[in-house]
């Protein structure tokens, strides 16, 4: 220098003018402080907080998690490690418990997909048949043997080699793989060594299932408080009307027309019980009025509301996630919802012009200037936008910066 891998960070700066929101001060005009993000996003996990339910605990159902150790308030997150896979390497990826508890599935192809199988093939030593007088030998491929080779498939009962055999086969042996047991190392996952076993049950559990562990539900529209007018509801009293009883010659006067419970909350409505009336069905007041009182509701107002598992610096512990100590700081709380706009300068990026007392390269020289630099002009600025708060994950993102590592080339 080139190609690549990993990690961290920034997300323009300054000034002026105008403007917006909360809060504080001020009689007011106004002044002052603060005012989006790394993801405020998706709402996917985990918590705080609030209400509801519930003696505690356990069980069942349902859901989730799943190598080991650690971190954390907690997690499905993070860190370190282990195992497997990919890569030449840095490094990346893994839904990574159990398939020897049971059930189920394994499309197509294929003879056979699990109690494994025999289509092509190989053999036919042995038995059989034939040739031969017979033995030997040769032939056939009937009985039968085999699973090496071929073929199918994602997958076919360990792999390679030698021996062995009629042909074969862990049938025997060596190495690799695998399983059991033991020793050693490690907190552990696991690793390693020794020894034994020819190998003994193919895959799928993001199929049911088994094992271990975790989980009550709903969410700030949670929840709490407030209340005028109007409308509507209820209670009591008044007034009026209706029915009825009594008194009275009449006018009129007086009395009665029920009580309790359920339907989660206010009412209406409905239902039930008791009492009265009625043979029974059923009935047991009405009100566009007046006054007082009561309670509910109306996305109305206030609250919850932002000081918090907070931020910064320094020191310490730890490989690290993270934790501890000390000091400092206050950093949006809007609610039809503020956090913006314009201008100038600087920085960055792109395009174009100028050959510019600059450098590289090239020419004898001239460069319609190839590269770097300079200068002038024009243009550009991502994803996105709090809504109770935090920890994560995921997704989006113009452009830029820093650190570490791998490989290659060159120079010293």
């Nucleotide at each position: 220098c080139c190609a690549g891998g990993g990690g961290g960070c920034c997300g323009g700066g300054c000034a002026g003018c105008c403007g917006c929101g909360u809060c504080a001060c001020g009689c007011a005009a106004g002044u002052g402080c603060c005012g989006a993000g790394g993801a405020a996003a998706g709402u996917c996990c985990g918590g705080g907080c609030u209400c509801c339910a519930c003696g505690a605990a356990g069980c069942a159902a349902g859901g989730g998690u799943g190598g080991c150790g650690g971190g954390u308030a907690a997690c499905g997150c993070c860190c370190g490690c282990c195992g497997g896979g990919u890569g030449a390497a840095g490094a990346c990826c893994c839904a990574g418990g159990g398939a020897a508890a049971g059930u189920g599935c394994c499309a197509c192809a294929g003879a056979g997909a699990g109690u494994a199988u025999a289509c092509c093939g190989c053999c036919g030593a042995u038995g059989g048949c034939g040739c031969c007088u017979a033995a030997a030998g040769c032939g056939c491929a009937c009985a039968g043997g085999c699973a090496a080779g071929g073929g199918u498939g994602a997958a076919a009962g360990g792999g390679u080699g030698c021996g062995g055999u009629a042909a074969a086969a862990g049938c025997g042996c060596a190495c690799c793989g695998g399983g059991g047991c033991g020793g050693c190392g490690g907190c552990a996952a696991c690793g390693u060594c020794g020894u034994c076993c020819g190998c003994a049950u193919g895959g799928c559990a993001a199929a049911c299932c088994c094992c271990a562990c975790c989980c009550g539900g709903a969410g700030c529209a949670a929840g709490g408080c407030c209340g005028a007018a109007u409308a509507g509801g209820g209670g009591c009293g008044g007034c009026g009307c209706g029915c009825u009883c009594g008194c009275g010659a009449a006018a009129g006067c007086g009395g009665g027309c029920a009580g309790g419970g359920g339907u989660g909350u206010u009412u209406c409505g409905c239902c039930c019980c008791u009492a009265g009336c009625g043979c029974a069905a059923g009935c047991u007041g009405c009100g566009a009025c007046c006054g007082c009182c009561c309670g509910g509701g109306u996305u109305g107002g206030c609250u919850g509301c932002u000081c918090g598992a907070g931020c910064c610096a320094u020191g310490g512990a730890g490989c690290g996630a993270u934790c501890c100590a000390u000091g400092g700081c206050c950093c949006a709380g809007a609610u039809g919802a503020a956090u913006g706009g314009c201008u100038g300068c600087c920085a960055c990026c792109g395009c174009g012009g100028c050959g510019c007392u600059g450098g590289u390269c090239g020419u004898u020289a001239c460069g319609a200037u190839a590269c770097c630099g300079g200068u002038c002009g024009c243009g550009g600025g991502a994803c996105a936008g709090a809504a109770c708060c935090c920890g994560g994950c995921u997704u989006a993102c113009a452009g830029g910066c820093c650190c570490c590592c791998u490989g290659g080339c060159g120079c010293u």
This is a predicted structure of a 412-nucleotide RNA (Bacterial RNase P class A) from uncultured Altererythrobacter sp.
Model confidence (mean pLDDT): 78 of 100.
The sequence was found by an Rfam model in a public genome assembly.
Its Rfam family is "Bacterial RNase P class A". Rfam classes the family as a ribozyme.
Taxonomically the source falls in Altererythrobacter (Bacteria, Alphaproteobacteria, Sphingomonadales, Erythrobacteraceae).